[in-house]
RNA sequence: AGGGCAGUAGCUCAAUUGGCCAGAGUUCCGGUCUCCAACACCGGCGGUUGGGGGUUCAAGUCCCUCCUGCCCUGC
Numbered sequence: 001a002g003g004g005c006a007g008u009a010g011c012u013c014a015a016u017u018g019g020c021c022a023g024a025g026u027u028c029c030g031g032u033c034u035c036c037a038a039c040a041c042c043g044g045c046g047g048u049u050g051g052g053g054g055u056u057c058a059a060g061u062c063c064c065u066c067c068u069g070c071c072c073u074g075c
Base pairs, nucleotide, nucleotide: 001073002072003071004070005069006068007067010026011025012024013023019057028044029043030042031041032040050066051065052064053063054062
């Protein structure tokens, strides 16, 4: 330098070839339970979908560009 993959909640990951409000588990907080705690159960908080721009009635998903990490090739 060229090519490929990945980036979504504090963490680990979904999201069915673009379609209703972006979800789950876990962490954390509260409650029930318990002598207390843990476990279990119930509820809750939490997101600029890496940044910016574009296409579209509609974008996590498609296009362009940049950033970060990993892998391959070459000098």
Molecule: transfer RNA
Organism: Actinomycetes bacterium